Context: one part of a larger RNA
Molecule: small-subunit ribosomal RNA, central domain
Organism: Navicula ramosissima
RNA sequence: CUGGGCGUAAAGAGUUCGUAGACUGCAAAGUAAGUUUUGUGUUAAAGAUUGAAGCUCAACUUUUAAAAAGCACAAAGUUACUGCUUUGCUCGAGUUUUAUACAGGAGAAUAUAAUUUUAUUUGGAAGGGUAAAAUCUAAUUAUAAAUAAAGGAAUGUCGGUGGCGAAGGCGAUUCUCUAGUAAAAACUGACGUUGAGGAACGAAAGUGUAGGUAGCAAACAGGAUUAGAGACCCUGGUAGUCUACACUGUAAAUCAUGAAUGCUGUAAUUUAACGAAAAAUCUUUAGUAGAUUUUUUUUAGAUUUUUAAGCUAACGCUAUAAGCAUUCCGCCUGAGGAGUACGAUCGCAAGGUUGGAACUC
Numbered sequence: 001c002u003g004g005g006c007g008u009a010a011a012g013a014g015u016u017c018g019u020a021g022a023c024u025g026c027a028a029a030g031u032a033a034g035u036u037u038u039g040u041g042u043u044a045a046a047g048a049u050u051g052a053a054g055c056u057c058a059a060c061u062u063u064u065a066a067a068a069a070g071c072a073c074a075a076a077g078u079u080a081c082u083g084c085u086u087u088g089c090u091c092g093a094g095u096u097u098u099a100u101a102c103a104g105g106a107g108a109a110u111a112u113a114a115u116u117u118u119a120u121u122u123g124g125a126a127g128g129g130u131a132a133a134a135u136c137u138a139a140u141u142a143u144a145a146a147u148a149a150a151g152g153a154a155u156g157u158c159g160g161u162g163g164c165g166a167a168g169g170c171g172a173u174u175c176u177c178u179a180g181u182a183a184a185a186a187c188u189g190a191c192g193u194u195g196a197g198g199a200a201c202g203a204a205a206g207u208g209u210a211g212g213u214a215g216c217a218a219a220c221a222g223g224a225u226u227a228g229a230g231a232c233c234c235u236g237g238u239a240g241u242c243u244a245c246a247c248u249g250u251a252a253a254u255c256a257u258g259a260a261u262g263c264u265g266u267a268a269u270u271u272a273a274c275g276a277a278a279a280a281u282c283u284u285u286a287g288u289a290g291a292u293u294u295u296u297u298u299u300a301g302a303u304u305u306u307u308a309a310g311c312u313a314a315c316g317c318u319a320u321a322a323g324c325a326u327u328c329c330g331c332c333u334g335a336g337g338a339g340u341a342c343g344a345u346c347g348c349a350a351g352g353u354u355g356g357a358a359c360u361c
Base pairs, nucleotide, nucleotide: 003333004332005331006330007315008314012329014201015200016199017198021194022193023192025089026088027087028086029085030084031083033082034081036077037076038074039073040072041071042070043069049065051063052062053061054060092191093188094187095186096185097184098183100182101181102180104178105177106176107175108174109173110172111155112154116150117149118148119147120146121145122144126137127136163170164169206247207246208245209244210243211242215241216240220236221235222234223233258328259327260326261325262324263323265307267305268304270301271300272299273298275297276296277295278294279293280292281291282290283289310317311316334361335360336359343354344353345352346351
């Protein structure tokens, strides 16, 4: 030396897939590479250690003895574990079939309330806005009412700590294509887990090209407020918001909690499926048959709440753990300087990723 940690103190990558690597179910046979036993050689001397001796003692010096460990070789072995070879198994994993559920994704078509605009008609002086006003709109007829049309965006109710998705996220209806999860049976037979590099996806804002632009609205202009008002409030209003194709690659991308597997108590909620039981209603004809609904039970999954043990600095977490264990990856190591400088790399740019030090405390 053989660390300690990562919900909130520094620390889980935004998410998934996956290469190398690491780890890897039950059983049998073989092998003997790792492992393990023995022997030999070597690992300079000095030093250190053991027992003596010499300087009066000690330090010191001389001498003697021995071990452990490493490496190499050899052989007689050992075979629990790991490795390798062969064979088998079904619980992990996967495939197929059958059915039901689901805002998962992409495309097309259609629909609807409202805002706005336009046209015509009615009507005739205000409207709008605010705490109060004004800018603003209006006799070139506004606001308001009716009818018709246009166009863009968004999908009320249902709607639910309901559902789906790896995450970002997904909500009108119908159709087409397509992915996933959940149940049962059959089949394959460890095909698995994690995952450095790598790849793909990735809100909003932003960028490029081409469209589109109803509403909203950075910037901007004006009116107010105010000592001032570059703001809050008001009247307007352009990028943008929308579509297609490219880019960007970041968020308090949060459950501030990486993925996987197993185990560990009691309650309530919810979804799906099959079977069974009971009750009610309807149809039919007299078979107690069929259909629907409700309740109970079984299995599996998801989601939310409450708590025991346990854990935690506390707050709290608690079967969806922050409990008890195992495997693999990522990350942290006082605060500031600083996620900055420099370099590299990606990007059209904006910037992203990687990422210090001096110095100060």